Annotation
Predicted 3D model of a 687-nucleotide part of an RNA (large-subunit ribosomal RNA, domain II) from a wastewater metagenome. Model confidence (mean pLDDT): 85 of 100.
Context: one part of a larger RNA
Parts: sequence; C1' cells; structure tokens
RNA sequence: UCCAGCGAGUUAAUUGGUAUAGCGUUAGGUUAAGUCAUCUGACGGAGCCGUAGUGAAAGCGAGGGUUAAUAGCCCGACAUAGUUAUGCCGAUUAGACCCGAAACCGGGUGACCUAACCAUGGGCAGGUUGAAGCGUGGGUAACACCACGUGGAGGACCGAACCACCGCAUGUUGCAAAAUGCUUGGAUGACCUGUGGUUAGCGGAGAAAUUCCAAUCGAACUCGGAGAUAGCUGGUUCUCCGCGAAAUAGCUUUAGGGCUAGCGUCACGAACUACCUUUCGGGGGUAGAGCUCUGAUUGGGUCUGGGGCCCUCACGGGUACCCAUCCCUGUCAAACUGCGAAUACCGAAAGAGACUACCGUGGCAGUCAGUACAUCGGGGCUAAGCUCGAUGCACAAAAGGGAAACAGCCCAGACCAUCAUCUAAGGUCCCUAAAUCUACGCUCAGUGGGAAACGAUGUGGAGACGCAUAAACAACCAGGAUGUGGGCUUAGAAGCAGCCAUGCAUUUAAAGAGUGCGUAACAGCUCACUGGUCAAUGGUGACUCUGCGCGGAAAAUGUAACGGGGCUAAGCGUAGUACCGAAGAUAUGGAUAUGGCACUUUAGUGUCGUGUGGUAGCGGAGCGUUCCUUGGGCGUUGAAGCCGAGCCGGAAGGCCAGGUGGAGCGCAGGGAAGUGAGAAUGCUGGA
Repeated sequence: UCCAGCGAGUUAAUUGGUAUAGCGUUAGGUUAAGUCAUCUGACGGAGCCGUAGUGAAAGCGAGGGUUAAUAGCCCGACAUAGUUAUGCCGAUUAGACCCGAAACCGGGUGACCUAACCAUGGGCAGGUUGAAGCGUGGGUAACACCACGUGGAGGACCGAACCACCGCAUGUUGCAAAAUGCUUGGAUGACCUGUGGUUAGCGGAGAAAUUCCAAUCGAACUCGGAGAUAGCUGGUUCUCCGCGAAAUAGCUUUAGGGCUAGCGUCACGAACUACCUUUCGGGGGUAGAGCUCUGAUUGGGUCUGGGGCCCUCACGGGUACCCAUCCCUGUCAAACUGCGAAUACCGAAAGAGACUACCGUGGCAGUCAGUACAUCGGGGCUAAGCUCGAUGCACAAAAGGGAAACAGCCCAGACCAUCAUCUAAGGUCCCUAAAUCUACGCUCAGUGGGAAACGAUGUGGAGACGCAUAAACAACCAGGAUGUGGGCUUAGAAGCAGCCAUGCAUUUAAAGAGUGCGUAACAGCUCACUGGUCAAUGGUGACUCUGCGCGGAAAAUGUAACGGGGCUAAGCGUAGUACCGAAGAUAUGGAUAUGGCACUUUAGUGUCGUGUGGUAGCGGAGCGUUCCUUGGGCGUUGAAGCCGAGCCGGAAGGCCAGGUGGAGCGCAGGGAAGUGAGAAUGCUGGA
C1' cells in the first nucleotide's frame, strides 16, 4: 500500500408536534400497581387528561384580579372536544451517534535496575618520592641547630588489573533501545566490589542534575471509580424526486461555543396580499454648488478703531510698522449652509399578469471563520491578494464557452437522448473550428507583445502668425567704421574681471559704448547689422493643439514581458459583410414536478401552460439484508453459496440459459431490527 471480515443516532421513562386507529362530540377518554385465569383474557377507577376561570395567596367564581371605587385597565365566559394507543419527527434525563486525551481519586505490586544506609566478606602488577620518629657524628653552658644514616608517612607521583567516561571517528532498519575503535581521568582511597538486609509514591533516596526509584518519573506501575470529561479533531455505510440557506444583529468570563431574531423547509390558514409598470402626493439636506453663518484663507485699498515706534514738560502731533472692521479680488470645509439634485424611501390610485412571492400559526433545521470584483465612504501612503462599513454581483453551493493555464473577471444557469439548426462572450495565417475578407487611413518601433517624471528637427492631421521675384532662408564674396582706450575702478581694465550711465552721438548701404573665442593688458578671430552673387513660386522661420511611434528601461537555473510558430500585418484606428463559436436558444423524441381545462370509478388518460444546477438542511417516494407471522410454493430428476453469457427496470436492483456445488430455499401480505462501508494515523486476519 492493497484485499476480506468487523465497525457509529440505540434503548427506557417523561414530554411537544404530526399521521393513523378506537371510543366520544347528548362530556367524556383511559386505567397503574396488582389479583385471577392462561394462547395473550377478565377483573382492578386509586390516579391522569378534559369538562372554568382568575389571583402571589387566602379565596371567589361566569367571572376573577387590581383598587377607596360600582370607574378604568388586565386575564377569562357568552359555548364546545376531547382522550387512549401505535408509528414517525424533535426535546429532557440517562454514556445517548462512534473512537480519542492530558489528568483526578481509591486499593494494591515493586529497591533482582538504580540512590543512600546497615551487617558480613573480597580486591588493588610493578616502579618512584622519602614526612615524623630513631641512631651516629658535629654543635651548644644546656637546648636549638647541622650532616650522614635508618625509617616508611601521604584523600603523594608514574602506571596495569579494576572503576570512570574528557574528546574524535564509526555506528544511527546498529553488534548494541547507548555499542565499537583510538584517546583520556582515578587507581591506599570521600577507593572498587560479592552476598544478605532496610527505606515506597500526598512517599523514598539524592557530594543537588527535577537526579534515581525495573529501557517509565515535575510525581512509578497495576487494577478499580470508568463508557471520567473533551464548547476540540477525525469518522458516520443503499437509491431517486421536490425545494433550498447562512457566514448578519442583539446578549453572552463571549469571541473557532451558545441563546433569540434574520435567512431555509414542511403542514395548515388567510388575502388580489406582496412583487412589477405608469401617474399622483410626500419629507429630506447627500452629490454638486456657495461663502450669509461657524472656522480657515491670496493680493490690494482705505474711512474708522486698537497697538508699536518717534517728537513733546504737557496738551497734542507724526508714522514707507502691525492687527481688527469695512471695500475690491481669489479660494477651502466630515463635525459650515441664506441653495440643492439624480437615485433611494414612504403613501395612494390604476394597469399588467399568474411570471416572481408576500402575510399568519405551528413542526423541523442549518447558519454566527466568508472571499474576489464594481461603485460610494472610514483607516492606511487616494500602499497592499491590506483593513472596516454600505449597495450590487459572482464564487461559496455552478458545471459549460472565453480570458494560454487561472473559485470570485466576461458570456451563460447542465432533466435525459440526437453524427440537426441559430447565436453570446470571444474569435476567423499554422498549431486550432471559422476571412491570408472589403474600403480608407496610421505605425517601422517587432511598437504591437510591461512602466513615470522628463528629453528629442521621428512621422501623420488641424490651426494661427512672420519673412519672401521690391529676391526671403542657407551658402559664398565684401564691409562691420568714427568721437573712443565712454566714465569709474584697477598694477593694468582698450567692446569682452567688475561697477555706472545711458540704451550717447557722428559718418553711413550697414555697423551694439558690443554675441562668443582670445591677450598680463593690447593685438587677433567672430557675431549682430549691411551690400553683392545665386535663385525658390504650397520657399522659409518660430509657435499652439492632436494621432501613432523613439529614448528614459539593470537580476538572479533557460529564450522567459505575444500561449508557441511566426507576423510589416497575422499591428493600430474607423466603417462594413460573411463565417466559427457554449451543456444558451431552436428542432424531434422521452422522463418527472406542479397549475388550469376536458374525460373518467379510486387512479389515470388527453391537452394547454410553467418548471426540473445545487453544499448545510427540510420534505417525499422507493430498493436491498436478517428474523417472526399468515398464505401459497420449490428442492438429490439437485436447495443455498460461487462463476457466468444474455435479458428487464429511471436508480437502489431484479430475472435467467449453462457450469460448479451437494441440502436446504424463495414468493406475496403483515410485523420486528445487531439493516447497507471507502475513508475514522479505525480493529482483526491475510497478501
């Protein structure tokens, strides 16, 4: 991993609802424990529900309560239906759909591992060092002291056994649930070790590490309480049909849980009720706008007021200063409004149509993690596949076509069948179904097929303005002067460091008190400006708006920023025709739900409409398994089981030839359940 078998809403009591049945509707229905009998019956009326309510209650009673009240108000009556049983759907109490803790408590079992201790035994090759004491000699007044011997001390030294385990490697389904190799520490001691014994879990032991107490230790193991509890995770077994959610609000020691409401379903009931369209009538203070108010705010002016500064002994006066008011001018606001929509919302009437579905009561739910996108807002950075609201839509719970691939985008909602037709989005050179379609333009960048500020004689279109045969623009030839080296400054400053004044004057066809190089300063080159040569007839110069392009443009495995090939259109714009293209629509046949009509015996048939995607979930109808009961059957002339071609049914399923097998087994009506397996790191067995 696979296969087979096993494997999860049960049972009891009480209770709400519903269906059916009995009795009752002339107010009744029913027994429980138990007794007798025994093929399931009789007895048993205690009790329960109903027949009257109301009040906290005493109580009163078709009324009762409140109250001083006869008022008012609240709950009732003015009549009617219940009750018992069974099935089903829920609830409550029980283990209550199944499996699953970590833990808690009680009784026991453990110190053959290990920790400490007690008793009694055992062990430590060899080598080294040489304490005290003592002896001899020296030495001293006597000690002290010195030397040499002797001696053999030590949690002394080196190092086997033994004990330990510092480092590295191997090993890591190992030799081994802790080892092996090399290396290392202790090795007469707080040493190592045998045997026997003691200490026990709310405990013991601990040279102390939450360390050890039998491969288990922040509280051992074992059995029991026990099916502890689990707002948590996982799993929960046949089929078809109808409808079909939610991810919100309030409250919650509440936030991944609940309760009520909202939204679903089923039953019953009621109404032209909801929805839609049109018209009419409403209130509003949003978008926008505006600046009167509340605040913010640009520039200017000025009557007035205040402040500052100056003059003055004071009175007072002055002011190229500041503020406020006022006037002109220009703006801003969620918490500004002398204005003010579209929508939305409320009400009324009419219409349309039965398409959509509203309302009331009751049974049963699920939902309380939502997500993207569009639009309007708050937070954030007018960041986020961000976050929080609102409205809509899709996904969730929706398949199909498009977007290369791609829950939430675009198109479109799959009852079934068909080798039929038409379309949507999107497409029509090849991959790849359909135009290498038509017409007119644009683009040369592979732009298309990623990006900004900004930059640029790319190129198309539109506009407005200069100059130009009285010769423009470009090129070439020539001139480009004088007062004067303007004044100041400066060492110098002569057009050209800087400052100043003018924008001087003169001669001129024209020529700046000088455009740029240059010099230390001059010089020199050049420009503006002028003449000439040449010659344009939509020539030339600067500008505004706009279409498409260019640069700006660097990233990590490999082209890699069109899905690919490839494309100069097979790119972009405008207009048009044709075609392709989906589970959409149509056509034909069939199934099913529901409404109307007609026929008809329940039940159906025909016809006309409308439906039939679906998670949680609600409702309905069925298939199959085991057993019981009744009826009627099959079987050694071959039951069940197994293999199995074929056939039937809308599905679960059913029938059957043949083979195998060798003794039991279907069918119909009713009943009861240990009633359906693919998942639970499920359990047992096997491969």